Small-subunit ribosomal RNA, central domain from an uncultured prokaryote, 349 nucleotides, folded computationally. Rfam family: Bacterial small subunit ribosomal RNA. Rfam links the family to the GO terms structural constituent of ribosome and ribosome.
[in-house]
Context: one part of a larger RNA
């Protein structure tokens, strides 16, 4: 390079936008770039392969042909692809009315609980645990009653419920502010898919600043446990958890399943919408967007997927090649570090 692959055996970039590039609906014209057919030109000889010939054969020599993939001229072809010109609505997007939504930021507020502070009542135990101690308390604890402070979180409702590109996102209430479904019209008229590079977003933890710290809690200190116990179990408790701004770029960042599109049996819940039909009540059909089970066909090494395919096709992208070494070394780029990315080789089985 080619091949065959990529849920679980090695393989989907974490996930958007996106530039080069690839790729690309219908009809018609026209053109000849690829395309497809002639023609002439070259395509040296030998060699090699086919038909012969010469040395008694053979090797060897030799004489003809094919062949030589192939460029390059010229003539015609006009179905596909391109290019140009014109033109449609189906894909794409625009208007217009509704719908549902923990999608996003931002300000304001709300109540349980926990911990402290203060004050009443009230006395000797309280916490803890298999069982203890460490802890706390007569300087009056724990337990109950009232005020207060302050900070994280938001029970039920709550769901194989919803929204979001993914990370994620749940207490009320304004304000701004994304997108998605839907119905029936009108409009532009291929405006599209993909996406090396590139750029944005990206759970925790972590880091810098400068606040804040109720609870929880690495760390670290103490009681236990144990042979020992740097744990697990207990009392304490510091980063951190929150908040403002700036990095960090990573996860089992999982549906271990890129993305868009077309096509091929049903059934059965759940949600968000249109429209019918009626016994006007709660269904029924009927289309359409999701989210889940089951399931024919097909597929698949099996497990299993099964119109939300892992089926049967197209388009682009990523990525994989036997295990250790190693996601390491070394370079290079980012980073304040941590450290990310990119990423080899010896050597060994």
């Nucleotide at each position: 390079c080619u091949g065959g692959g990529c849920g679980u055996a090695a393989a989907g970039c974490g996930c958007g936008c996106g530039u080069a590039g690839g790729u690309g609906g219908u009809u018609u014209g026209u053109u000849a770039a690829g395309u497809u057919g002639g023609a002439u030109g070259u395509g040296a000889a030998a060699g090699g392969c086919c038909c012969g010939g010469g040395c008694u054969c053979a090797a060897c020599c030799u004489g003809g042909g094919a062949a030589u993939g192939g460029c390059a001229u010229u003539c015609a072809a006009a179905a596909c692809u391109g290019g140009c010109g014109a033109a449609c609505u189906c894909g794409a997007g625009u208007a217009u009315g509704g719908u549902a939504g923990a999608g996003g930021g931002a300000a304001g507020g709300g109540g349980a609980a926990u911990u402290c502070c203060a004050g009443g009542u009230g006395u000797a135990g309280c916490g803890g645990u298999g069982a203890a101690a460490u802890g706390c308390g007569u300087a009056g604890a724990u337990a109950u009653c009232u005020g207060g402070a302050g900070g994280a979180a938001c029970a039920u409702c709550a769901g194989u419920g919803g929204c979001g590109a993914a990370g994620g996102c749940g207490c009320c209430u304004u304000c701004c502010u994304g997108g998605a479904c839907u119905a029936a019209u009108a409009c532009u008229g291929a405006c599209a898919c993909u996406g090396a590079g590139g750029u944005g977003c990206g759970a925790a933890a972590g880091c810098g600043u400068g606040g804040g710290u109720a609870g929880c809690a690495a760390a670290c200190a103490g009681g236990a446990u144990u042979a020992g116990a740097u744990a697990c179990c207990c009392u304490g408790g510091u980063a951190g958890u929150c908040c403002a701004c700036g990095c960090c770029g990573u996860a089992a960042a999982c549906g271990a399943u890129g993305u868009c599109a077309a096509c091929u049996a049903g059934g059965u819940g759940u949600u968000g919408g249109a429209g019918a039909g009626u016994c006007u009540a709660a269904c029924u059909c009927u289309u359409u967007g999701g989210u889940a089970c089951c399931g024919c066909a097909g597929c698949u090494a099996a497990c299993g997927c099964g119109u939300u395919a892992a089926g049967u096709u197209g388009a682009c992208c990523g990525c994989c090649u036997g295990g250790g070494g190693a996601g390491u070394a070394c370079g290079g780029u980012c980073g304040c570090a941590a450290g990310a990315u990119u990423a080899a080789a010896a050597c060994u089985c």